[in-house]
RNA sequence: ACUGAAAAAGGCAAACCUAUUGAAAAAUAGGGACGCAAAGUUAUGGGCCUGCCCGCAUUCAUGCGAAUGGCUGCCAGACUGCCAGGC
Numbered sequence: 001a002c003u004g005a006a007a008a009a010g011g012c013a014a015a016c017c018u019a020u021u022g023a024a025a026a027a028u029a030g031g032g033a034c035g036c037a038a039a040g041u042u043a044u045g046g047g048c049c050u051g052c053c054c055g056c057a058u059u060c061a062u063g064c065g066a067a068u069g070g071c072u073g074c075c076a077g078a079c080u081g082c083c084a085g086g087c
Base pairs, nucleotide, nucleotide: 002085003084004083011036012035016031017030018029019028020027021026034073040079041078042077044076045075046074047071048070049069054065055064056063057062
């Protein structure tokens, strides 16, 4: 190089709760662990979520469409890296 069966030095942290921000999705911080061998980084392709603004319809209540908002713990791509096996 390659591999991740077993192990685990070190690491991350779902749901949920609290606080803050936000129109929302969601984010950040603290608590908390379902899981993770890239659950490290990156919205590049696909996918998904939201709908402030906007457009259309309207029975005027709302509905539908729609990212420039968001998700990398949905799948790929790109970049980087720990441990162990192995050589």